[in-house]
RNA sequence: AGAGUUUGAUCCUGGCUUAGGAUGAACGUUGGCGGCAUGCUUAAUACAUACAAGUCAAAUGGGAAGUGGUGUUUCCAUUGGUGAACAUGUGAGUAAUGCGUAAGAACAUACUCUUGGGAGGGGAACAACAGCUGGAAAUAGUUGCUAAUACCCUAUAGAAUUUAGUACCUCUAUGAGGUAGGUUGAGGAGAAAAAGGGAGGAAUCCUCUCAAGGAGGGGCUCACGUCUGAUUAGCUAGUUGGUGAGGCAAUGGCUUACCAAGGCUCUAAUCAGUAGUUGGUCUAAGAGGAUGAUCAACCACACUGGGACUUAGACAUGGCCCAGACUCCUACUGGAGUCAGCAGUGAGGAAUUUUUUGCAAUGGGUGAAAGCCUGAUGGAGCAAUGUCGCAUGAAGAAAGAAGGCUCAUAGGUCAUAAACUUAUUUUCUUAGAGAAGAAUAAAUGAUGGUAUCUGAGGAAUAAGCAUCAGAUAACUCUGUGCCAAUAGCUAUGGUAAAACAGAGGAUGCAAGCAUUAUCUAAAAUUAUUGGGUGUAAAGUGUUUGUAGGUGGCUUUUCAAGUCUGUUGUCAAAUCCCAGGGCUCAACCCUGGAUAGGCAGUGGAAACUACCAAGAUAGAGUAUGGUAGAGGCAGAGGGAAUUUUCAAUGGAGCAGUAAAAUGCAUUGAGAUCGGGAGGAACACCAAGGGUGAAAGCACUCCACUGGGCUGUAAGUGACACUCAAAGAUGAAAGCUAGGGGCAAAAAAUGGGAUUAGAUACCCUAGUAGUCCUAGCUGUAAACAAUGGAUACUGGGUGAUGUGCAUAUCGACCCAUAUAGUACUACAGCUAAUGCGUUAAGUAUCCCACAUGGGAAGUACAUUCGCAAGAAUGAAACUCAAAGGAAUUGACGGGGGCCAGCACAAGUGGUGGAGCAUGUGGUUUAAUUUGAUGCAAAGCGAAGAACCUUACCAAGGAUUGACAUGCCGCAAAUCCUUUUGAAAACAAGGAGUGCCUCUGGGAUCAUGGACAUAGGUGGUGCAUGGUUGUUGUUAGUUCAUGCCGCAAGGUGUUGGGUUAAGUCCUGCAAUGAGCACAACCCUCAUGUUUAGUUGCCAUAAAGUUUGGAACUUUGAAUAGACUAUCGAUGUUAAGCUGGAGGAAGGUGAGGAUGAUGUCAAGUCAUCAUGCCCUUAUACCCUGGGUGACACACAUGCUACAAUGGUUAGGACAAAGAGUUGCAACCCCACAAGGGAAAGCUAACCUCAAAAACUUGGCCUCAAUUUGGAUUGCAGGCUGCAACUCUCUUGCAUGAAGUAGGAAUCACUAGUAAUCACCAGUCAGCCAUACGACGGUGAAUUCUUUCUUAGCCUUGUACACACCGCCCAUCAUAGUAGGGAAGUGUGCCAUGCUCAAAGUCAUUAUCUUAACUACAAGGAGGGAAAUGCCCAAGGCACAGCUAGUGACUAGAGUGAAGUCAUAACAAGGUAGCUGUACUGGAAGGUGCGGCUA
Repeated sequence: AGAGUUUGAUCCUGGCUUAGGAUGAACGUUGGCGGCAUGCUUAAUACAUACAAGUCAAAUGGGAAGUGGUGUUUCCAUUGGUGAACAUGUGAGUAAUGCGUAAGAACAUACUCUUGGGAGGGGAACAACAGCUGGAAAUAGUUGCUAAUACCCUAUAGAAUUUAGUACCUCUAUGAGGUAGGUUGAGGAGAAAAAGGGAGGAAUCCUCUCAAGGAGGGGCUCACGUCUGAUUAGCUAGUUGGUGAGGCAAUGGCUUACCAAGGCUCUAAUCAGUAGUUGGUCUAAGAGGAUGAUCAACCACACUGGGACUUAGACAUGGCCCAGACUCCUACUGGAGUCAGCAGUGAGGAAUUUUUUGCAAUGGGUGAAAGCCUGAUGGAGCAAUGUCGCAUGAAGAAAGAAGGCUCAUAGGUCAUAAACUUAUUUUCUUAGAGAAGAAUAAAUGAUGGUAUCUGAGGAAUAAGCAUCAGAUAACUCUGUGCCAAUAGCUAUGGUAAAACAGAGGAUGCAAGCAUUAUCUAAAAUUAUUGGGUGUAAAGUGUUUGUAGGUGGCUUUUCAAGUCUGUUGUCAAAUCCCAGGGCUCAACCCUGGAUAGGCAGUGGAAACUACCAAGAUAGAGUAUGGUAGAGGCAGAGGGAAUUUUCAAUGGAGCAGUAAAAUGCAUUGAGAUCGGGAGGAACACCAAGGGUGAAAGCACUCCACUGGGCUGUAAGUGACACUCAAAGAUGAAAGCUAGGGGCAAAAAAUGGGAUUAGAUACCCUAGUAGUCCUAGCUGUAAACAAUGGAUACUGGGUGAUGUGCAUAUCGACCCAUAUAGUACUACAGCUAAUGCGUUAAGUAUCCCACAUGGGAAGUACAUUCGCAAGAAUGAAACUCAAAGGAAUUGACGGGGGCCAGCACAAGUGGUGGAGCAUGUGGUUUAAUUUGAUGCAAAGCGAAGAACCUUACCAAGGAUUGACAUGCCGCAAAUCCUUUUGAAAACAAGGAGUGCCUCUGGGAUCAUGGACAUAGGUGGUGCAUGGUUGUUGUUAGUUCAUGCCGCAAGGUGUUGGGUUAAGUCCUGCAAUGAGCACAACCCUCAUGUUUAGUUGCCAUAAAGUUUGGAACUUUGAAUAGACUAUCGAUGUUAAGCUGGAGGAAGGUGAGGAUGAUGUCAAGUCAUCAUGCCCUUAUACCCUGGGUGACACACAUGCUACAAUGGUUAGGACAAAGAGUUGCAACCCCACAAGGGAAAGCUAACCUCAAAAACUUGGCCUCAAUUUGGAUUGCAGGCUGCAACUCUCUUGCAUGAAGUAGGAAUCACUAGUAAUCACCAGUCAGCCAUACGACGGUGAAUUCUUUCUUAGCCUUGUACACACCGCCCAUCAUAGUAGGGAAGUGUGCCAUGCUCAAAGUCAUUAUCUUAACUACAAGGAGGGAAAUGCCCAAGGCACAGCUAGUGACUAGAGUGAAGUCAUAACAAGGUAGCUGUACUGGAAGGUGCGGCUA
């Protein structure tokens, strides 16, 4: 410090996730030791039991124990004193009666400290105790006795305080305030005690009381700070202030009577929610953010609510009273209790300890003290809860052991790791010694026989957890097979998973390690430091304007801000620094310190503010010009549409892609003339003008706003921006029983289109559009760009105005300014783009956004007649949504161009019959693959058996086949039995080759094991190979340049070509693969060579001769736009001609770039997986040939350009010894017989056919056509039934030129005619591959299709067979509404009113004083009154639930219906509004270009 994730890739915006640190944690797993810390975060829930606050006999009376008795001693309940208000616990309440910081004045203070005094005289009781009585108990009542440091009366005071005066000081100054003095004058309430008490032999000490002061602690007041919500905007009646009175320790509406009507609030009152606050803690570079356990300070509370008493101090709770809830006891009358003290229990919960020890230390209470008490506290126990430290060993040791894993079987790795050898002992076990903390003269240690030390023993007692696809360190094997599972994010898993599970290995941390939860950082992702708003989320529709914020120039004053010095303070602890103590560390101790906050005080005066004065550049006023669809009102005008009247006229009009509905002989449309009425204003007219925006356009006139400009007269900062508020605001819409209504037109009717058509198109047509008066308040209200000011290079238009020129005008030119448009430098920007009209550089103010969806929805409130508008969430869900640009692909986008792509032609297919293939069906099996082009006469260049992979039956298991080992035997052949055959059994014949004579090789057979074998699966695991795009012209690279990048350039442009072929231009320069050429065949010539060929010779054959021709082979020449003309850019080229056998690639072939189709093939072959008495092998028979049907490819035809018959001609290319077979004979023929020649330029197949000559047929299902069927034959073969081919005779079907649709072909081509080969015993061949013969027609052009290049749009990238919207159906989910139901909180009013303070009364009662009789003062009880908790009644508000039913939302597998959007998305889209429709949606009006 970053990283992963949107995309085919890129940059950006933006969210989600992640690596770090932390925790009072929890869970999983593992676990050796010690130190130091920490330990109910939930139910302020309920609590059994024990303990946690007592002490004093030196205040007092008494009792008891003990002793034989006295004395001493000890203990005890009561009276009395003091403490119990501390300590401890908890965080419910509390948003200020709190806390923090800094100040203040009107207070009291037990114990404590200092100083100065005092303590005289009297009195009356009450507990305890004893007796009696009630009660279950708790406990209560009554009679009697008694003491005090308990209680009461009284004497004694210098003070507080009031007033007058004196001295001084201050101010707002005839007065007021303050300070001082104490020998000034006067007045002066009330008040103490024990002339005591206790201890002591005594000195003396303690105690009591008054006054003043100190310290510490406390009460009160004020300023500032202190969470969220405006879907909480108004709150307040003792409320705000005054006077009098009361009350308090004290100020005060604290309380009360009267008077006034105030007080708080957008700088957030009130209300609601949440919360103890702080020092601090965690994190962060910091600013900040989060938090408030332990420790410390403050506050609040003590079952819930109320109240007072006592006291120095409480409204106290380990005290009291009352009410309520709950628990317990009870003899049912009545009582007792409250762990948020320490332990502990139940419950809750993911979760938090022992019913331990000691007062030795520190501290507290009490006491004179010893002492006593102390669950405060010191310790121990439990818990890896955290943190710090230590250990689990060290050195050597290669036969690199065994074993595991892996493996290419060589090896590699675990691994010096182990074993083994040597030494050591932190820890451990055992034995011994044994602390500090203790403050002492001595005594006193819970911890603790602990820490620590010493001896002995022996490597002995001690390693796990997570991870290993990426981010992120670490990789392989096996299993599984979108299953099981993983997962924080991206994602993994569908038979080769480094992502699941196991194993081996590796990495990280380590007595821990992972996970979960939470906080913070990363996150500049709320941005003060430190960000944004044209298009990504985001500028209010516009304007005026209040509060607020900000503010031009010059000079003063002042010192609020600002700067600076200094003082006080911000508790301690913590953090930081230094030092020290535990062996180190954690931990502890001591000392120090920065910055910053608040307050006081001294100084400075630049800047801001304030005060005062001035100026004129901002702003505004005046005055003179000027342009304009600026506004409002009135009047007028013409063109056109419609309608009406009359006329002419006579059949259609209208409408559309085409039609129909509609109008028309009752006279339409057309034409002419007259009238009526409404709405809108052609040309001019231009991104021209004007207005704040919305908006504004015929002409004239009235009224009126603003702008610009000239002058520089007046004012003198009067300014800018603006929450709240006001005004205005297109279209649509609403109100008025308003007006108007020509045209066009939501809705609606009809006609079309369509699968449907609630649409697009057509014909009609209402509201509304228009006017008047109101309402509504929204738009893509857009420049998707808030307003103001200043600055920063240019150029080009057009609008308004001014000035200058030579004079008026016009034009031109120069220049200034206001608004407006384009281009482009710097700069900015993610890019696109913006660019003096900024999206540049700066300042000020306002508005707004913070992932997508849910949603501009719900609820609530305000406005509205309504429609609706404004404000405006959450649950839930996703990991993206989005912007700009790039490359492709696509478009029912555009441009250019090519191709038998269309067109122009020729012939077909589709109709018939048959052949073949495929689908389907059938079957025991009908083996299998191929399925748009690019499967279907394809694999198959030959299915009767074999082939054969399929089926049925039979058989055999190292195998039908290969290699290695062992044994036996050569091999081989023949015969016979059984059997369908395979096979099995028996018999016979036979003895090979080489040799060094030992043997070896080969073949057959038997055995065991390695293995054979598989046409078994997967072509979506693969290699190889093939098809297709496509013989289309494309596809890339190096270097350079451009761009942040993906990428671009090159390869685009202008020409040209069959071609990315070539030329030219150019930030490109070159190069590779394709193209072309090189190769083969054909076409011409020359040279050469001739046998079997050719020619000649000859009647013919043999022969002989020849090399001119034909022909065959070899070599070679030839064609290259070479030449001429026109054209073109000077080019490439194109066009025409000459010559030439051939001319523009001469014709044909082979040749197939980068890639695409998970294209085809595991059944050619190879190969990962699977089977192994079977998925392998052998054999017989069957099947692959089935047959209602559908498709594909072909053959033959439908006839006269023909058929038939008889004659006659002319090829090329092939094949042949298991072969081709002539001549001859037989047969009607197929064929048979017999037999020359030929291993082929020699012989044979072999006859070429169309053609031509003559005859017959004469338009007919025929002398066409030949299917089908019958009979009789032939060939091949072991075999011809299923299931071959062929011959003869007989039979003689459909078919008379083929619907929609569709195929091939551009010249020796189509068409037509035969010939041949391969496979092959034969053949289902009409196929396929070759060969030649005869031999056409047409091509204007680019509408369709396909392909290429450029461009454009895109929401596509699996790439249009794409993407994607809405309803409906179905299953979960979360929220909303809802008649109601019911919870809690809070407020108000009335009622009832406990305890209690206060007041009143004088009913009862009364020891202290008075009086001494009555009585009085004072006290108590009781009653009454005010206030008041809980309760009751009533009515609001808020709030968490639940609710039949219900409207939407979102999520799910491959459902249904359509196709709205993205391309011109097939009607451009979007938008506000209105109507309408199953649904997306459609239409009207206005707007926008995205």

A computed fold for a 1490-nucleotide RNA from Chamaecyparis obtusa, annotated as small-subunit ribosomal RNA. Rfam family: Bacterial small subunit ribosomal RNA. RNAcentral holds the sequence, with entries from SILVA. NCBI's taxonomy places the organism under Eukaryota, Euphyllophyta, Spermatophyta, Cupressaceae, Chamaecyparis.